Context: one part of a larger RNA
RNA sequence: GGCUACUGGUGGAUGUCUUAGGCAUCAACAGGCGAAGAAGGACGCGCGUACCCGCGAUAGUCUUCGGUGAGCUGGAAAGAAGCAAUGAUCCGGAGGAAUCCGAAUGGGGAAACCCGCGAGGGGAAAUGCCCUCGCAUACCUGUCUGAAUACAUAGGGCAGGUAGGCGAACCCGCCGAACUGAAACAUCUAAGUAGGCGGAGGAAAAGAAAUCAAAAGAGAUUCUCUUAGUAGCGGCGAGCGAAACGGGAAGAGCCUAAACCGGGAACUUUGUUUUCGGGGUUGUAGGGCAGGCCAAAGGAACAGCAAAGUCUAGUCGAAAACUUCUGGAAGGUUGGACGAUACAGGGUGAUAGUCCCGUAGACGAAAGAUGGAGCUGGCAGGGCUUGUACCUGAGUAGGGCUGGGCACGUGAAACCCGGUCUGAAUCUGGGGGGACCACCCUCCAAGGCUAAAUACUAGUUGAUGACCGAUAGUGGACAAGUACCGUGAGGGAAAGAUGAAAAGAACCCCUGUUAGGGGAGUGAAAUAGAACCUGAAACCAGUAGCUU
Repeated sequence: GGCUACUGGUGGAUGUCUUAGGCAUCAACAGGCGAAGAAGGACGCGCGUACCCGCGAUAGUCUUCGGUGAGCUGGAAAGAAGCAAUGAUCCGGAGGAAUCCGAAUGGGGAAACCCGCGAGGGGAAAUGCCCUCGCAUACCUGUCUGAAUACAUAGGGCAGGUAGGCGAACCCGCCGAACUGAAACAUCUAAGUAGGCGGAGGAAAAGAAAUCAAAAGAGAUUCUCUUAGUAGCGGCGAGCGAAACGGGAAGAGCCUAAACCGGGAACUUUGUUUUCGGGGUUGUAGGGCAGGCCAAAGGAACAGCAAAGUCUAGUCGAAAACUUCUGGAAGGUUGGACGAUACAGGGUGAUAGUCCCGUAGACGAAAGAUGGAGCUGGCAGGGCUUGUACCUGAGUAGGGCUGGGCACGUGAAACCCGGUCUGAAUCUGGGGGGACCACCCUCCAAGGCUAAAUACUAGUUGAUGACCGAUAGUGGACAAGUACCGUGAGGGAAAGAUGAAAAGAACCCCUGUUAGGGGAGUGAAAUAGAACCUGAAACCAGUAGCUU
């Protein structure tokens, strides 16, 4: 020096575990917050306080109404000083207070700072200083004023109201890529996706046929199954890709414009315009007007009040303090009992229906929220017939050119929507039925509203898991979007476990030592000693044997 074995050190794998950890799903709720100053922050507040959390100069909290009932002064020990049956702490409802920044809004600004004006107050000899309230902009309404310029208008002022910003996804609209695929690439695709902007709601959007259909009919919209990878579209390449019928979920229908009648106003006064009320709302056409006739039936989507129920604290809740043995400890074991509308689950010194919390079951609200049975108010709300030919949404429908959307790439290309140039009819009317024409069928555009079935989950509560178990599961079980990196946008960790209980090692010794260790003591165990459960391997050392 090597090999083997053992004993240790180092190291932190493995096993076991899971405390407001994470992931996913289901159900219910909630679906918003904000100038009455949000979201998010800065700085402060404790007996002492670096951090977290809580709170805001009334600062670890104030008042009150309920709940609870013996302890309490957060995480976080110990100390100090206190509070509490005259009910503290804690939990819930309501209220008060709530610095500065931030839409930030008196002006400014390099956020958390600087500087003002007006009114009122404090203080002072006086100024400085301090306190309270108000002072942004835009739009709407009302009103006062008021140029060039006579009336007027523009402009200016005042008062009241509204808005502004934030938020996970879902929704609607506007704008809108490229990589990629086509085995290259240009039409095409990716894709109306990503992204940008605007807007709204708890859903949004759509919606009561100028719809489909086909000789039979259906009867708003939305979602779904199917139709169907069909019919089609397509450098007929890559690819794109319906609809009707049928089955289901849900179910709901309405209001206007016009004709005509009446009131008001203005003006160019015998009429026009405008405004308000009545009237009226459809396609087997309907309505108006004139005439005739009949009828009294009944509605929920508006407002107010409001019962039950539900939510925001809680309460009661069965049965072993049985016994033997082992053990540090009984819930294990032995023996013999008991409850069960409760043998879900968790805790307790090992494995507990009967020890504790709970569980089944049964109850509970001063206050607030939700809920909406029901009540009240107000509001809406007919039919038939004869005649008349007054009305029934115009720069509209349609057309040319040029784009876009429709599964449909210009195609035979209907239909829908833009730009541009044009431009009807008026019920003896008009649109559609995929060029177009005829016949036939069907519907009534150019005004508007509309619940449900559908989409989503930042958040709250409850439940569940052939989900993870600390290199996993969130990046984050821990002072985590922290430390750290970057000028910045941004990137982004590692890090859980003594023990049943701190009983966390008094005292002594070695030493420069608050390092480390040896005794002593605690404990079932200290090779459980805080660098603390288990403690693999690499690596290091020691001891023994063999060997060179």
Background:
Predicted 3D model of a 548-nucleotide part of an RNA (large-subunit ribosomal RNA, domain I) from a Dehalococcoidales bacterium. The coordinates come from a structure-prediction model, not an experiment, and the mean pLDDT is 84. The RNAcentral record of the full RNA draws on ENA. Its Rfam family is "Bacterial large subunit ribosomal RNA".